[in-house]
Formats: sequence, structure tokens, C1' cells
RNA sequence: UGGGGGAUCUGCUAACGGUAGGCGAGGUGACUCUGGAUCACCGGGUCCAGGUUCGAAUCCUGGUCCCCCAG
Repeated sequence: UGGGGGAUCUGCUAACGGUAGGCGAGGUGACUCUGGAUCACCGGGUCCAGGUUCGAAUCCUGGUCCCCCAG
């Protein structure tokens, strides 16, 4: 430099163009002599800037970063 893939919550991981969810971690409470385990609840996210669309995490364009292949 060219080609391909990826970026979603604190972590991992889902989501035919139609309410962004699950698990773990965290907080609060219940239980317990204490802790752990268990149970209930809570909070929290779409890499950035545009475009298309009634509606974008998803489609298009440009950018940033990471991984793989080639040179």
C1' cells in the first nucleotide's frame, strides 16, 4: 500500500429495516450467627460524521482503531 473481516453496557454475546435483549460483574433488598451460595429488583451501551428511509445497530459514502492475507 492492496484485499478481506471486525467495533453494541464495566466484560462476553444476541438483535427479518420496526420497543436495543441475555449472561457475568456492580448496587440495593430478602435469606444467613458471618461469609458464600440462592432469589428479587435497579442502573448502564449501538466507534465517529454525513446520506437513504415514515423508521437505521442493521443499507450507502467517508473517516478512526483492531485482526488476518498478499506485496